RNA sequence: CAUUCGAAAGGGCAACUGUUCCGUAAGGGGCAGAGCGCAAAGCUUUCGUGCCUAAUUUCUGUCACAGGAGAAAGGCGGACGGGCUGCCGAG
Repeated sequence: CAUUCGAAAGGGCAACUGUUCCGUAAGGGGCAGAGCGCAAAGCUUUCGUGCCUAAUUUCUGUCACAGGAGAAAGGCGGACGGGCUGCCGAG
């Protein structure tokens, strides 16, 4: 120095709760509290797979509404794999 791994120390992130904003929703941002967990819980969903949602759209249905079913282009990287980047250094 590289690779694998995760002992130590210092630091980092934040499940969840409250509140507010955006959104049809799923979900996301800010602030406060909190600390389930995380060695990539940093980025990438415009790489593959999986999962969630349905304003919209398609089909169906109704006199018309209502109702039913399907579909990501909307989301989840704290879903998994892959990719990119990265702190410390015992062995």
Model confidence (mean pLDDT): 85 of 100. Predicted 3D model of a 91-nucleotide RNA (c-di-GMP-I riboswitch aptamer) from Halarsenatibacter silvermanii. Lineage of the source: Bacteria > Bacillati > Halanaerobiales > Halarsenatibacteraceae > Halarsenatibacter. It matches the Rfam family "c-di-GMP-I riboswitch aptamer". Gene Ontology term of the family: cyclic-di-GMP binding.